Description:
Transfer RNA from Palleronia rufa, 77 nucleotides, folded computationally. Its mean pLDDT, the model's own confidence on a scale to 100, is 81. Rfam family: tRNA. Rfam links the family to the GO term triplet codon-amino acid adaptor activity.
RNA sequence: GCACCCGUAGCUCAGCUGGAUAGAGUGCUCGCCUCCGAAGCGAGAGGUCGCAGGUUCAAGUCCUGCCGGGUGCACCA
Numbered sequence: 001g002c003a004c005c006c007g008u009a010g011c012u013c014a015g016c017u018g019g020a021u022a023g024a025g026u027g028c029u030c031g032c033c034u035c036c037g038a039a040g041c042g043a044g045a046g047g048u049c050g051c052a053g054g055u056u057c058a059a060g061u062c063c064u065g066c067c068g069g070g071u072g073c074a075c076c077a
Stems, first nucleotide, its partner, number of pairs: 001073007010026004019057001028044005050066005
């Protein structure tokens, strides 16, 4: 340099054929329970969906460019 894959909550990941206010587990905070903890139960906070643009009535999802990560190939006198 070329090709392909990935980027969604602090972490690990879902999100179907584009459809209305984006979810789960775990962690965190508060409460219940307990002699105190752990476990268990209940509630809550937490998101520019990598960035910018485009298509569309409507985009996490489709298209283009860029950024970051990974894999393979090529180059390396």